A computed fold for a 107-nucleotide RNA from a Bacillota bacterium, annotated as Guanidine-I riboswitch aptamer.
RNA sequence: GGAAAGUGUACCUAGGGUUCCGCCGGGUGCAGGCCCGGGACUGGUUCGAGUGGUACAGGCGCCGGCCGCGGCCGGCGCUACACCGGAGGGAUAAAAGCCCAGGCGGG
Numbered sequence: 001g002g003a004a005a006g007u008g009u010a011c012c013u014a015g016g017g018u019u020c021c022g023c024c025g026g027g028u029g030c031a032g033g034c035c036c037g038g039g040a041c042u043g044g045u046u047c048g049a050g051u052g053g054u055a056c057a058g059g060c061g062c063c064g065g066c067c068g069c070g071g072c073c074g075g076c077g078c079u080a081c082a083c084c085g086g087a088g089g090g091a092u093a094a095a096a097g098c099c100c101a102g103g104c105g106g107g
Base pairs, nucleotide, nucleotide: 007057008056009055010054011053012052015047016046020044021043022041023038024037025036026035027034028033058079059078060077061076062075063074064073065072066071081102083106084105085104088100089099090098
């Protein structure tokens, strides 16, 4: 001085907001209800992690079997590491530990 190729999907969690439901306040109506406001409303639905969890798939290695020699199947193993810090942009109703992004800066 210095390089991400560091996989994907599903479910869940930390976390996130407020379209919908519920809740709270107000208005209106005989009433079922309707309208307005509220997420400095616990929640349901919902979004949701590279550095959280689990599973499956994928990849790689070794061994065994089959083989038409191109591969296929099975078993086992590996799939590591990831500290600190702002700011900005994007999606959705909206926000975020989502996405840009393991980006950028520092160590």

It matches the Rfam family "Guanidine-I riboswitch aptamer". Rfam's curators write: This family represents a conserved RNA structure found upstream of the ykkC and yxkD genes in Bacillus subtilis and related genes in other bacteria. Its mean pLDDT, the model's own confidence on a scale to 100, is 88. Lineage of the source: Bacteria > Bacillati > Bacillota.